Notes:
SAM riboswitch aptamer (S box leader) from Alteribacter aurantiacus DSM 18675, 109 nucleotides, folded computationally. Taxonomically the source falls in Alteribacter aurantiacus (Bacteria, Bacillota, Caryophanales, Bacillaceae).

[in-house]
RNA sequence: CUCUUAUCAAGAGAGGUGGAGGGACAGGCCCGAUGAAACCCGGCAACCGCUGAUUCGCGUGAUCAGAAGGUGCCAAAUCCUACAAAGCGAUUGCUUUGAAAGAUGAGAG
Numbered sequence: 001c002u003c004u005u006a007u008c009a010a011g012a013g014a015g016g017u018g019g020a021g022g023g024a025c026a027g028g029c030c031c032g033a034u035g036a037a038a039c040c041c042g043g044c045a046a047c048c049g050c051u052g053a054u055u056c057g058c059g060u061g062a063u064c065a066g067a068a069g070g071u072g073c074c075a076a077a078u079c080c081u082a083c084a085a086a087g088c089g090a091u092u093g094c095u096u097u098g099a100a101a102g103a104u105g106a107g108a109g
Stems, first nucleotide, its partner, number of pairs: 001109008013041001015040003021031003026081003042074003047070002050066006056059001078101001083098006
């Protein structure tokens, strides 16, 4: 980098360093000197792994709990829309569903 698959409306500091940017891309709309990015500490969660309990048709299965490991995450729904369909409404709008794109985990090349 490509492919497969699962999830994406919950959750997470009024700390330190740092100094102007950030929210993937485009259009919006936002966040930011009452301090952005980044780094450290802290935290959240439970995808993988691990531990414990329960359960059965016993596979290293299912469910529940935990959190010392590997990631991940810590404004706004993945901030919203972007394409298609349906419904409503009539002047370029509203709603729903799906797709695309993206993010993260696990597996494969």